[in-house]
This is a predicted structure of a 72-nucleotide RNA (transfer RNA) from a Candidatus Altarchaeota archaeon.
RNA sequence: GCGACCGUAGUCUAGUGGCUAUGACUCCAGAUUGCCAAUCUGGCGACUCGGGUUCGAAUCCCGACGGUCGCA
Repeated sequence: GCGACCGUAGUCUAGUGGCUAUGACUCCAGAUUGCCAAUCUGGCGACUCGGGUUCGAAUCCCGACGGUCGCA
């Protein structure tokens, strides 16, 4: 330099055009306990960026950026 795949929360993850964007771990609060742990209940927090298509985009298209892999 060329090509393929990928980018959703602090971490991992579901989502195949329309429901309040799903769940787990972490974190916070409460319950429980003599204390801690464990357990239970509740809560906070996310679509890499720009543009396009569409009534409607995390999802489709183009570009940028970043990551992984392959070729040279």
It matches the Rfam family "tRNA". The family's RNA type in Rfam is transfer RNA.